Predicted 3D model of a 130-nucleotide RNA (FMN riboswitch aptamer (RFN element)) from an Actinomycetota bacterium.
Model confidence (mean pLDDT): 81 of 100.
It matches the Rfam family "FMN riboswitch aptamer (RFN element)". Rfam describes the family as follows. The RFN element is a highly conserved domain that is found frequently in the 5'-untranslated regions of prokaryotic mRNAs that encode for flavin mononucleotide (FMN) biosynthesis and transport proteins. Gene Ontology term of the family: FMN binding.
[in-house]
């Protein structure tokens, strides 16, 4: 110095104690409260990423129906309006919106579960290069 390598450590918040109904609901309806991770004028809803979901190969178990593990492909939610300003769908103000999968006595963003899992990425070593 770089950002390829390898090592480590960290890496999600939020309705049980507001209130209907109901036998029953943290799930329904009123309210209430949450907002990963990198990029950009500070961002859940502007762009990209992770995660769960789905398919495929290859591979390990095994009761052969399933399952784990690693590559690869799919999916993948929501924002206006005014104000400031070189520069904001990030700030200020005001009104909205979004939010895997299983499970459950009743339908879940918030409860339990997979997960003492994974993981964008951060940070610190360390090798690399001058």
């Nucleotide at each position: 110095c770089a950002c390829c390598c390898c090592u480590u450590g960290c890496a999600g918040g939020g309705u049980u104690u507001g209130g209907g109904u109901g036998c029953a609901a943290g799930u329904c309806c009123c309210g209430a409260c949450c907002g990963g991770c990198g990029g950009u004028a500070a961002a859940g809803c502007c762009c990209g990423c992770g995660a769960a979901c789905c398919c495929c190969a290859g591979u390990g178990c095994c009761u052969c129906g399933g399952u784990g593990c690693u590559g690869g492909g799919g999916c993948c939610g929501a924002c206006u309006c005014a104000g400031u300003g070189a520069a904001a769908u990030u700030c200020u103000g005001a009104g909205g919106c979004c939010g895997a999968c299983g499970g459950u006595g009743a339908g879940a963003g918030u409860c339990c579960g997979g997960a003492u899992g994974g993981g964008a990425g951060c940070a610190a070593g360390g090798a690399g290069c001058c």